[in-house]
RNA sequence: AUUUCAUGCAGAGUGGCUGAGGGACGAGCCCUGAGACGCCACGGCAACCGCACCGCGAUCAUAUAUCGCGAUUGGCCGGUGCCAACUCUCUCCUGGAAACAGGGAACAUGAGAU
Numbered sequence: 001a002u003u004u005c006a007u008g009c010a011g012a013g014u015g016g017c018u019g020a021g022g023g024a025c026g027a028g029c030c031c032u033g034a035g036a037c038g039c040c041a042c043g044g045c046a047a048c049c050g051c052a053c054c055g056c057g058a059u060c061a062u063a064u065a066u067c068g069c070g071a072u073u074g075g076c077c078g079g080u081g082c083c084a085a086c087u088c089u090c091u092c093c094u095g096g097a098a099a100c101a102g103g104g105a106a107c108a109u110g111a112g113a114u
Base pairs, nucleotide, nucleotide: 001114002113003112004111005110006109007108008107013042014041015040016039017038021031022030023029026090027089028088043083044082045081047080048079049078051074052073054070055069056068057067058066059065087106092103093102094101095100
């Protein structure tokens, strides 16, 4: 970089430096000199993987072993991630008078494959 799968209505901020933009893109709307974005420090959250616990199943002569599956479980020790707003909302399709609902695309994150 490409691709597959899963998730995206939960959760979680203070300080320092800097100084004008930021929320991916377009539109809207919003955040922002009462200091955004970014960087650093500390703190926090717990989505995925790993770990532990529990339950179920398989293997097996047996199970306290191994493997698989699941949970509204635990913790944050490890690998990532995240800490304004549902991915901030909408864009395309379907249903609907509308509100809205469902799906898709795109994007983000994780796990795997190439």
This is a predicted structure of a 114-nucleotide RNA (SAM riboswitch aptamer (S box leader)) from Candidatus Sulfotelmatobacter sp. Model confidence (mean pLDDT): 77 of 100. The organism belongs to Candidatus Sulfotelmatobacter, within Bacteria. It matches the Rfam family "SAM riboswitch aptamer (S box leader)". Its family is annotated with regulation of gene expression in the Gene Ontology. The sequence was found by an Rfam model in a public genome assembly.